[in-house]
Molecule: transfer RNA
Organism: Planctomycetota bacterium
RNA sequence: GGGCGUGUAGCUCAGGGGCUAGAGCAUCCGCUUUACGUGCGGAGAGUCGGGGGUUCGAAUCCCUCCACGCUCA
Repeated sequence: GGGCGUGUAGCUCAGGGGCUAGAGCAUCCGCUUUACGUGCGGAGAGUCGGGGGUUCGAAUCCCUCCACGCUCA
């Protein structure tokens, strides 16, 4: 340098054009307990890697850049 893939909550990931962007774990609060843990209920946490384009509408499609991984030379 070429090709392919990945990038979404603190972490692991889902969502592949339209409900308000979600789950598990973690964190915090409440109940339970003498207390911790477990269990149950709830809350906070996201410019969906950056920029541009297509579209009435983009996390999703297209272009480009960045980071990382695999691969070829």